[in-house]
C1' cells in the first nucleotide's frame, strides 16, 4: 500500500430495523453489625465520529478515527 474483521457504562457483555438500550462484576446511598465482610434493597454510568437510507439505526450503506490480523 492493499484485503478482512472489531468498537455499546470504568470492566466483561446482550439487544429480528420497533417498549425507557438489558445485565452481571466494579463505583456509590440507605438497612442490618459493636465495625467491617457478607447479605437484602435503592442509584448514577455507555451505542467510536459525521453524513445517508428509513414513518423509525446499536442494527443497513459510506467516509473518518482507533485496534487486531492475513498478504505485498
Nucleotide at each position: 500500500g492493499u484485503c478482512u474483521c472489531u468498537g455499546u457504562a470504568g470492566u466483561u457483555u446482550a439487544a429480528c430495523g420497533g417498549a425507557u438500550a438489558g445485565a452481571a462484576c466494579a463505583c456509590u446511598g440507605g438497612c442490618c453489625u459493636c465495625c467491617g465482610a457478607a447479605g437484602c434493597u435503592g442509584g448514577u454510568a455507555a451505542u467510536a465520529u459525521c453524513a445517508g437510507u428509513u414513518c423509525g439505526a446499536u442494527u443497513c450503506u459510506g467516509a473518518u478515527c482507533a485496534g487486531a490480523g492475513g498478504c505485498a